About this RNA
This is a predicted structure of a 71-nucleotide RNA (transfer RNA) from a Candidatus Falkowiibacteriota bacterium.
RNA sequence: CGGGGUGUAGUCUAACGGUAGGACGCAUCCUUGGGGUGGAUGUAGCCCGGGUUCAAUUCCCGGCACCCCGA
Numbered sequence: 001c002g003g004g005g006u007g008u009a010g011u012c013u014a015a016c017g018g019u020a021g022g023a024c025g026c027a028u029c030c031u032u033g034g035g036g037u038g039g040a041u042g043u044a045g046c047c048c049g050g051g052u053u054c055a056a057u058u059c060c061c062g063g064c065a066c067c068c069c070g071a
Base pairs, nucleotide, nucleotide: 001070002069003068004067005066006065007064010024011023012022013021018054025043026042027041028040029039030038047063048062049061050060051059
C1' cells in the first nucleotide's frame, strides 16, 4: 500500500428494517451463627459522521480502532 472480516452494558454474546435480549459482574434485600450456594429487585449498551426509509443496531457511503491474507 491492496483485499477481506469485526465493532452492541464493566466482560462475553444475540437481535426477519418495527419495544435492544441473555449470561457473568456490580448494588440492595431475603436465606446462614458467618461465608459460599440459592432466591428477589435493581444497575448499565448499539464505535463516529453522513445518506436511504414512515421507521436504521440492521441497508449504503466515508472515517476510526482491532484482527486476518497478500505485497
Notes
Rfam family: tRNA. The family has 954 seed sequences and 5,335,975 matches in Rfam 15.1. Its mean pLDDT, the model's own confidence on a scale to 100, is 81. The organism belongs to Candidatus Falkowiibacteriota, within Bacteria.